RNA sequence: GCCCGCUAAGCAGAACGGUGAUGCGCCUCACUAGUAAUGAGGAGAUAACUGGUUCGACUCCAGUAGUGGGCA
Numbered sequence: 001g002c003c004c005g006c007u008a009a010g011c012a013g014a015a016c017g018g019u020g021a022u023g024c025g026c027c028u029c030a031c032u033a034g035u036a037a038u039g040a041g042g043a044g045a046u047a048a049c050u051g052g053u054u055c056g057a058c059u060c061c062a063g064u065a066g067u068g069g070g071c072a
Base pairs, nucleotide, nucleotide: 001071002070003069004068005067006066007065010024011023012022018055026042027041028040029039030038048064049063050062051061052060
């Protein structure tokens, strides 16, 4: 320099062009002498960034950035 993949709540991590699960963690309550465990309930992500396509984009396209890998 060229090519390919990945980037989602604190962490891990799914899915679909029609407004995003799940687990752990976190908060509240119950239970307990008190913790833990268990049970019930709850909060938190406009999706790396910018633009484009579309009635509508996390999803498709382009660029940028970061990261991992391959070739030279």